Predicted 3D model of a 372-nucleotide RNA (Bacterial RNase P class A) from a Solirubrobacteraceae bacterium. Of the family's consensus pairs, 95% are formed in the model. The prediction has a mean pLDDT of 76.

C1' cells in the first nucleotide's frame, strides 16, 4: 500500500418564518343540576424509525372458559447452555465451501413400511445380457492354424447410456467371469477400552455386511400448543322494541261546544339485549445507558444515573438562511458555480426474524506486497 472478513454506529446541524396534534395555563363566550360541560383565542413545553414496515414466530394484557387426559390439527427437530417465550440467540459437534480471517446448513429417522423420479439406455431398485468375453450344438467354408453364420445358454471384468448402473484396486481362480476367495483402501453392523455434562471423538477385536435417493410426499419416533384478540373488554348517561311488579278501571283523548257517530290510547316505578356518543384501557416497561460482580459467550445480577408521542381517519409538514457532508464543472488555487440526501412513517405493549435503505464514521481480524 492493496485486496478480503466480522461487529458497532450515525440518518444532517443551527437559526428564522407559517401551520397542525396532547398536555398545561391564561383570557373570552354559551349552557348549567353550581360539580362542571362545550367553543374560540393567546402563551409555553413535547411530538416517529432503524427498520416505526411485512404481520411471519414468541409473549404480557384481555375476555370466554376451567382446559385433567385423550382424539383430530398445527409447529419444532445435532448437543448443551440463555430467556417471559421463541422458528431467536451463544457455546460446541458433524457435513460443505475458502489459502486465511470466516462463511454456510428448515443437520431426527430412508437398515419399519407405503409412494414417486423427466430424458437417454437393454437394463433404474434385492435390475439389467444391446455391443462384447466364453464353452457347447448345427450348418457353411478351408491354405487344416482356423474362420463365418445360425441357436439355447453363462459371464456385470471391458464398450456404451445416465445424476445415480449395486464398494475400489491388485492378485488367486475360471471355459470366460463374479468377495467365490485373498490383501490393502473406503464405508458399515456387533461387542469393548479411553475422553466429553452431552452431539461427538480416538483406539481395539470382529463379521465380506457393502443393503442409491426423496420426509418443505405420506409415514414413524422426541418435545411443544385451549380459542379469540385493544373493533380485546370495562364505565357513565340517555332514548327506543320489549320484560315484570303496582295503580286505575267502562275510562281517557282527537274531529267538535253538546249529543249521535266515528278515530286513537291504559298510568306509574323497575330492569332493559344490541347499535351510536363520551370516557377508561393507553403508554413507564420482561425499558436504556455506564461501572462492578459471575459466566468463553449469549445473558444474570448489584450500585448509579435517564428516559416528556398517544392521534380516532388519524398530528408530528412546508419554506428561507448559514455551515457541514457527497458529485460534477471552473480557476489566476484564495476561491466560484450547479446538483443530490435514501427507505419509510407510530394507532395496546414488547421480545425476535424478513424485507427495504443516499450516503458516512468508528474498531477488531485475516492474506498478499514493500521498508526497516
Nucleotide at each position: 500500500c492493496g485486496g478480503g472478513c466480522c461487529g458497532g454506529c450515525c440518518a444532517g446541524a443551527c437559526g428564522g418564518u407559517c401551520g397542525c396534534g396532547u398536555c398545561a395555563u391564561c383570557c373570552c363566550c354559551u349552557c348549567u343540576u353550581c360539580g362542571g360541560a362545550g367553543a374560540g383565542g393567546g402563551u409555553g413545553c413535547c411530538g416517529a424509525g432503524g427498520a416505526a414496515c411485512g404481520u411471519c414466530c414468541g409473549g404480557g394484557c384481555u375476555c370466554c372458559g376451567u382446559a385433567g387426559a385423550g382424539c383430530a390439527g398445527g409447529g419444532c427437530g445435532g448437543u448443551g447452555g440463555g430467556u417471559a417465550a421463541c422458528a431467536c440467540c451463544c457455546a460446541c459437534c458433524c457435513g460443505g465451501g475458502g489459502c486465511a480471517a470466516c462463511c454456510c446448513g428448515c443437520g431426527a429417522g430412508a437398515a419399519a413400511g407405503u409412494g414417486c423420479a423427466a430424458c437417454a439406455g437393454a437394463g433404474a431398485g434385492c435390475a439389467g445380457a444391446c455391443c462384447g468375453c466364453c464353452a457347447c450344438g448345427a450348418u457353411c467354408u478351408u491354405u487344416c492354424g482356423g474362420g463365418a453364420u445360425c441357436g439355447g445358454g453363462g459371464u456385470a471384468a471391458g464398450g456404451g447410456u445416465g445424476a445415480a448402473a449395486c464398494g475400489g484396486u491388485g492378485g488367486u481362480g475360471u471355459a470366460a467371469g463374479a468377495g467365490a476367495c485373498c490383501a490393502c483402501c473406503a464405508g458399515g453392523g456387533g461387542c469393548c477400552c479411553g475422553a466429553g455434562u452431552g452431539a461427538u471423538c480416538g483406539g481395539g477385536c470382529u463379521c465380506g455386511c457393502u443393503g442409491g435417493g426423496u420426509a418443505a410426499a405420506c409415514c414413524u419416533c422426541g418435545c411443544c400448543c385451549g380459542g379469540a384478540g385493544c373493533a380485546a373488554g370495562g364505565u357513565c348517561a340517555g332514548a327506543c322494541a320489549g320484560a315484570c311488579a303496582c295503580c286505575a278501571a267502562u275510562g281517557a283523548g282527537g274531529c267538535u261546544g253538546c249529543u249521535c257517530g266515528u278515530c286513537u290510547c291504559g298510568g306509574u316505578g323497575u330492569c332493559g339485549g344490541g347499535u351510536a356518543g363520551a370516557c377508561c384501557g393507553c403508554u413507564g416497561g420482561a425499558g436504556g445507558g455506564c461501572u462492578g460482580c459471575g459466566g468463553c459467550a449469549a445473558c444474570g445480577u448489584a450500585g448509579u444515573c435517564c428516559c416528556g408521542a398517544g392521534a380516532u381517519a388519524g398530528a408530528u409538514g412546508g419554506c428561507c438562511g448559514u455551515c457541514a457532508c457527497g458529485g460534477g464543472g471552473u480557476u489566476u488555487c484564495g476561491g466560484c458555480c450547479c446538483c443530490g440526501g435514501a427507505c419509510a412513517g407510530a394507532a395496546c405493549c414488547c421480545g425476535g426474524c424478513g424485507u427495504a435503505u443516499c450516503g458516512g464514521c468508528c474498531g477488531g481480524c485475516c492474506c498478499g506486497u514493500u521498508u526497516g
Background: It matches the Rfam family "Bacterial RNase P class A". Rfam describes the family as follows. Ribonuclease P (RNase P) is a ubiquitous endoribonuclease, found in archaea, bacteria and eukarya as well as chloroplasts and mitochondria. Its best characterised activity is the generation of mature 5'-ends of tRNAs by cleaving the 5'-leader elements of precursor-tRNAs. Cellular RNase Ps are ribonucleoproteins.